Predicted 3D model of a 479-nucleotide part of an RNA (small-subunit ribosomal RNA, 3' major domain) from an uncultured bacterium.
Context: one part of a larger RNA
This record gives sequence, structure tokens and C1' cells, in this order.
RNA sequence: UGACGGGGGCCCGCACAAGCGGUGGAGCAUGUGGUUUAAUUCGACGCAACGCGCAGAACCUUACCAGCCCUUGACAUGGCGGUUGUGGGUCUUCGAGAGGGGGCCCUUCAGUUCGGCUGGGCCGUCACAGGUGCUGCAUGGCUGUCGUCAGCUCGUGUCGUGAGAUGUUGGGUUAAGUCCCGCAACGAGCGCAACCCCUGCCUGCAGUUGCCAUCGGGUGGGGCCGGGCACUCUGCAGGAACUGCCGGUGACAAGCCGGAGGAAGGUGGGGAUGACGUCAAGUCCUCAUGGCCCUUAUGGGCUGGGCUACACACGUGCUACAAUGGCGGUGACAAUGGGCAGCCAAGGCGCGAGCCGGAGCUAAUCCCAAAAAGCCGUCUUAGUGCGGAUUGCACGCUGCAACUCGCGUGCAUGAAGCUGGAAUCGCUAGUAAUCGCGGAUCAGCAUGCCGCGGUGAAUACGUUCCCGGGCCUUGUACA
Repeated sequence: UGACGGGGGCCCGCACAAGCGGUGGAGCAUGUGGUUUAAUUCGACGCAACGCGCAGAACCUUACCAGCCCUUGACAUGGCGGUUGUGGGUCUUCGAGAGGGGGCCCUUCAGUUCGGCUGGGCCGUCACAGGUGCUGCAUGGCUGUCGUCAGCUCGUGUCGUGAGAUGUUGGGUUAAGUCCCGCAACGAGCGCAACCCCUGCCUGCAGUUGCCAUCGGGUGGGGCCGGGCACUCUGCAGGAACUGCCGGUGACAAGCCGGAGGAAGGUGGGGAUGACGUCAAGUCCUCAUGGCCCUUAUGGGCUGGGCUACACACGUGCUACAAUGGCGGUGACAAUGGGCAGCCAAGGCGCGAGCCGGAGCUAAUCCCAAAAAGCCGUCUUAGUGCGGAUUGCACGCUGCAACUCGCGUGCAUGAAGCUGGAAUCGCUAGUAAUCGCGGAUCAGCAUGCCGCGGUGAAUACGUUCCCGGGCCUUGUACA
């Protein structure tokens, strides 16, 4: 000087408390451990691994296993020798395929000083290619985490033999090393804040969306048509909030409390933004890369299998155990988005998944599209008209192909489950809870993930205690 303390003081954070909903019990989904296996590819392991890399494992993916094949190689550059008809389509044969053999058609390699000279292709050969092989304890890059925490430092000066101190401590204050005051310090940098984006109010400009607001026309009805941009909305530009004003308080300071006006207050709400550093944290399987290793194989191709196994154990979820509920009816009101080998309307068929059909739309102009919770009726406490696992049968869809191993539909079957021990998680407001909708990936496959809007709470006395953190101080046989 740090680190540490079941030392002290001050102060924060859904840290506790107050409150609401969960997890832990059940069934299923998913990840992991374990076990099994020819293989169940690999990585991630307290917080910060475990719906994580995987924003899509039937083949492919795929890195694993078995078998069958290849060896200058699926891919790059260059040297030497040889040869030369290049590319496409199609038929056939052997084979599981990769691959090998044969036939037909079209086109018939570029330049050319015409010399197999240069280039391209093929064959041979040599350099080499290739490796998701090892080392994240050799690395770059990227990321997690403490932590959006308020800290981390420097120059000069001063003090100390020195390590170092001071500044950065102190008194107030703040979300903040934020600001004020004081002070052997005076300044400065990286952080904080602000500048950026979204959202909340208003104005201007702009109108193939919106409106009968206003005028006219038409209809069974409808912005349907003419017409108009007033309103809504969309987009661009600007205004608006600064403790600016008033009162109180405080050191006449910074600030704090209350009030006015205002769409909005005192950082309005949300996002992006992550200091010096810590964890030899994570990643050599995104990529890059040192070293090491393989080189008829640790490289390459293919078929099939596996990653989907199942006595078990754990994490994360979904659905429930019912009456603020189930079922039937009704059929009102969103927002974000996506759409051309795509989204798919009307109409028709089917109980349904879906099929037929073909209009429109490169999309504020058409489509996905129906929003769901809501409202009305019924059921009356029962393992039930709760719950839907499991299984049988029959279908539908995608795809070369759903046996291993997809999703959906109908009928039948109806399991466990009556609120979950010890323990444990999230959340402070348009939040929790609850309800549906969209998207990425994607042929197909979502209870996961990323978004969107609808309905919409309770509670916070307080900081003693648990956890994490900041500042000062104290002890130390630790560095």
C1' cells in the first nucleotide's frame, strides 16, 4: 500500500422486510449428470454451465459409429513430362450409393508471328493441399462477470531516507469522485452526466392511409365514386423542462421539501452506451494464429445407423389439479411484423387437419387475419361435463424418403394430479399477474428464443438481520 475480520461508523441495491405470483409434489417438453451403446460427436460446470453454442439433428446438417470406396485428393498455387473433342442434354448397364462401363444428340476449346508455341481440360509425377486433430496455461479477436457499481489514474508542487502519502481525506449534498464549502495542494485524463435512438404534448410542411367533417353522385350495404386534406394517422423539421417561477429550509452555498403553471416535472419513462482492472473465467468447433501431431490417413466421398438410447438424479419450462372455472353460443375492440418457386381472398368439397379453385398483392392500396381474455347461457363439487398423459384405429401435410425419428386431424381410450416437505425464484407500475398476436431459423417441425399489443393489481413501517457493493476508520503472525 492492499487484502481479510463471526471489528467499528456512514450509505446503497427486489438484499431483507411488506406484498403478489411461482419453482420444489403430478404428467409432459427441453437441457444436463449418470448409465447404456458399434456410436449415443464436441464444448459449457457456483453465482457468471444445465430451453447454453443449436435462430430448427428424418437424409443433409454431422464433427460420432459400421461398412463400401478415393489417394495431387472435394478446394488453391506452381514446376516437369505426356495427351488433347470443350461444354451440355439424354438413354442404358453393374452397384446400397459414391463410383465404374457403353450408346445417342446438340455444340464442337481461346489466341496463333502456325512451331504441339502460349492458355484451358485430362493423365502421370513433384512441390503441396487437407485436418471441427491437441494445447483458450503460447495467442489475436469476441464474450461473460463484479457492475451502470462510482470508481481508476496522471502532471507539477509539497511531505516522507524509502515503499509511498497528499490531491481522491474532512463538513454538507447527490442516482453519481454530482455539486457546494473547507483544506499543501493546483490542475488534468478515463469513467458519471450530457450529446444519440424510441416513447409522452404541441406547431409547421407533406398528403392515392384516414374522413362524410363539408359538397355532390350511387347503393341492399360499404370512402363505393367525384371531390377535399379539416380531423385521425404516417413521415420530416421545429418547439417544449431549465429547480426557470413562488414559499419554506439550509452556511447568505450546493441542495432538499411544498406549491403554481404545464402533456410532462426535478435524471418524465425506456434503450444504446460497460472506466482502470478481476476471475491463467469462456471460446484453437465462427474466424484468425504460434507450437505439436496425422499425411493410401487423424485427409476426402458415400450408404445406413447414431446425436432421438433409459433403473435413475438435477436445472429450465409447458399443462393442470378446476366454478374469478369447463363447455356451448355471441361475434366487439389491438399493436408489432411477414409475403413472389411467396402471402393466399371470394366460391366450392370435407366433421376436421386439409383439398379444389384461382382473384388480388413486389404491398399504409392485396393477403396472412381469426385476436384472446370479454359478454350471454349451461354445468353444481363429483377424480366430475376438471385434467389431458398413454394407447388403438382411420386420415391429412411437407419431403427422394416420416421404421428407427416429423407435425397436424377425427373417433375411441382416458393415466397421474384435489395447491405440493426441507428449501428456493421473480417482480416496485402500465410493473407483477393474466390474455392472445407476430417474427427469425425453417421443405416440414416451438411449451424455446426475440418482439407486439389487450386487461391490469398488491405492497414498501423500516434498514436489526441474510446476500452483494461503495466510502472512512481499526486490528493483523497474510501478500

Notes
Its Rfam family is "Bacterial small subunit ribosomal RNA". Rfam links the family to the GO terms ribosome and structural constituent of ribosome. RNAcentral holds the full RNA, with entries from ENA and SILVA. The prediction has a mean pLDDT of 84.